[in-house]
Context: one part of a larger RNA
RNA sequence: CGUGGAAACUUGAGAAGAUCACUCCCUAGUACGAGAGGACCGGGAGGUACGAAGCUCUAGUGUACCAGCUGUUCUACCAAGGGCAUUGCUGGGUAGCUACCUUCGGUUUGGAUAAACGCUGAAAGCAUCUAAGCGUGAAGCCGUCUUCAAGAUUAGGUUUCGUAGGCUCCCGAUAGACGAUCGGGUUAAUAGGCUCUAGGUGUAAGAUUCGUAAGGAUUUUAGCCGAGGAGUACUAAUAAGCCAUAUGA
Numbered sequence: 001c002g003u004g005g006a007a008a009c010u011u012g013a014g015a016a017g018a019u020c021a022c023u024c025c026c027u028a029g030u031a032c033g034a035g036a037g038g039a040c041c042g043g044g045a046g047g048u049a050c051g052a053a054g055c056u057c058u059a060g061u062g063u064a065c066c067a068g069c070u071g072u073u074c075u076a077c078c079a080a081g082g083g084c085a086u087u088g089c090u091g092g093g094u095a096g097c098u099a100c101c102u103u104c105g106g107u108u109u110g111g112a113u114a115a116a117c118g119c120u121g122a123a124a125g126c127a128u129c130u131a132a133g134c135g136u137g138a139a140g141c142c143g144u145c146u147u148c149a150a151g152a153u154u155a156g157g158u159u160u161c162g163u164a165g166g167c168u169c170c171c172g173a174u175a176g177a178c179g180a181u182c183g184g185g186u187u188a189a190u191a192g193g194c195u196c197u198a199g200g201u202g203u204a205a206g207a208u209u210c211g212u213a214a215g216g217a218u219u220u221u222a223g224c225c226g227a228g229g230a231g232u233a234c235u236a237a238u239a240a241g242c243c244a245u246a247u248g249a
Stems, first nucleotide, its partner, number of pairs: 001151001005161006014148004022046005032037001050105005058099004065092005070085006110142002116136004165243004169185005190236003193232005199225003206219005
């Protein structure tokens, strides 16, 4: 840009992917075989690698979370803290992301076949799976399964609406390089703040008290806290503008 306005839901021409490998048990120490050994067919259990999704568990990360510790400097000093030292070092760790973690998948059968095995059957009074005709038959082929898909210009279909609808702009994230996508814009819980809470760290400071002191105990499962959850208009989503405005031969 097209698909002759818009929104939502769809069909599937076509395309891509997957369709993997193994071990053990039963059948059965059976068939077979002198023995050694040791099945087909059929049934069951486990499960590698690979792939997809997810973060409940386990584990990792988690540089504006919590705590401990060292040196130095500053806040006049004590105490308590801030800065710097690889995030100063160390121990943990929410959300998110991730795998070593969890869940799931390759199932089922159908069609036409290959090699091969057959039925009937002449040429060729016999024989012959083949010449006419009809079957069985593979992890392979076409489907069944998953994903994309109407620029499939053959541009499809259904429902609803008819100034509908969309956009700029603004607040944002289940999205993201930017566009885009998605959720909101006061008739509002979209983000921030605040309150409560899950969760993390691990019992703050100050005070009291015990001890000469280092230090301990009580107040106190405290104090602090990023992303999680709920609530609450306190702050910011103000105001406004633009396209479209058709019934097509």
Overview:
This is a predicted structure of a 249-nucleotide part of an RNA (large-subunit ribosomal RNA, domain VI) from a Patescibacteria group bacterium. The organism belongs to Bacteria candidate phyla, within Bacteria. The full RNA is in RNAcentral, with records from ENA. The coordinates come from a structure-prediction model, not an experiment, and the mean pLDDT is 84. It matches the Rfam family "Bacterial large subunit ribosomal RNA". Rfam links the family to the GO terms structural constituent of ribosome and ribosome.